The RNA shown here (transfer RNA) has 72 nucleotides and comes from an Elusimicrobiota bacterium. Its mean pLDDT, the model's own confidence on a scale to 100, is 83. Lineage of the source: Bacteria > Pseudomonadati > Elusimicrobiota.
RNA sequence: GGGCCAUUAGCUCAAUGGUAGAGCAGGCGCCUCUUAAGCGCAAGGUUACAGGUUCGAGUCCCGUAUGGCCCA
Numbered sequence: 001g002g003g004c005c006a007u008u009a010g011c012u013c014a015a016u017g018g019u020a021g022a023g024c025a026g027g028c029g030c031c032u033c034u035u036a037a038g039c040g041c042a043a044g045g046u047u048a049c050a051g052g053u054u055c056g057a058g059u060c061c062c063g064u065a066u067g068g069c070c071c072a
Stems, first nucleotide, its partner, number of pairs: 001071007010024004018055001027041004048064002051061002
C1' cells in the first nucleotide's frame, strides 16, 4: 500500500427493509432461619461516527474511525 471481517444494553450475542430482542450482570420482590440456588417483575439503546437511497434503514450504498485476519 491492497483485500476481507467485525462494531447493536454494563458484558456476550440475536434481529426477512416495517414497534430493536434474549441470556448474563445490576435493581426490586417471592421462596428460605439466613445466604446461595430457584422463581417472578421492572429498568437499561444517539444500533461506532457522518452522509445517501427509500413512504420507511440496525439491515442497502458511499465515506470515516477503531479492532482483528490475510496478501505485499